[in-house]
Context: one part of a larger RNA
RNA sequence: CGUGCGAAAUUUGAGAGGGCAGGUCUCUAGUACGAGAGGACCGAGACCUAUGAGCCUCUGGUGUAUCGGCUGCACUGCCAAGUGCACUGUCGAGUAGCUAUGCUCAGUUUGGAUAACCGCUGAAAGCAUCUAAGUGGGAAGCCGUCCUCAAGAUUAAAUUUCGUAGUGAUUUUAUCACGACAGGCUCCUGGAAGACUACCAGGUAUAUAGGCUAUAGGUGUAAGACUAGUAAUAGUCUCAGCCAAGUAGUACUAAUCAGCCGAAU
Repeated sequence: CGUGCGAAAUUUGAGAGGGCAGGUCUCUAGUACGAGAGGACCGAGACCUAUGAGCCUCUGGUGUAUCGGCUGCACUGCCAAGUGCACUGUCGAGUAGCUAUGCUCAGUUUGGAUAACCGCUGAAAGCAUCUAAGUGGGAAGCCGUCCUCAAGAUUAAAUUUCGUAGUGAUUUUAUCACGACAGGCUCCUGGAAGACUACCAGGUAUAUAGGCUAUAGGUGUAAGACUAGUAAUAGUCUCAGCCAAGUAGUACUAAUCAGCCGAAU
């Protein structure tokens, strides 16, 4: 931009893509078969592999925004306590998120038309013959069934709901301009969404983000004081102190005010 008014939502499915994989063991059964050695079809079940999708409860990884230990230098006048730099200074752990080697799930069920092949009836050709007329069975394969996308499917689909006050001009009953409904956008707060855009949640009639409170979880018992010891240090107050992205609550802060588009061709 189109989809012969403008919108919001829910669908249909022309069409497109994907999937439909493999193995071992057990039972049937040491049965059928076979002199024996050996050893099934059919059918039923269990487990696994690879692959794919999703996820982070568990096992782990990462986690330069969390906590703690330690060293050197400089600084905060000194002690103590800290800050900066040293690859994130280094070491030990680690929330959320992301993630696989971790967890969950999946390849089911059948229908139709068939291939090779097996048939029925049956002539040409008194017989025979699956084929010439006619009519069946039959594969992990084909078309569906399953999953995803999908009306620019220009053949532009369907359903439901919402809206279509007015003013002016003219060539005077149809055009043009303004304006405005439903609705939308800009803008702003953000996001398990994201390169940008888009998408999604919200914008005070508000829990969208921050803050605060509580809590989960992490680290591991802060500073200070007291006690014991000459001291290093240890113990008590103290499962303390501190804390990122988690969860819940709470309008304290910021989403102000506003502007723009928008309909009978």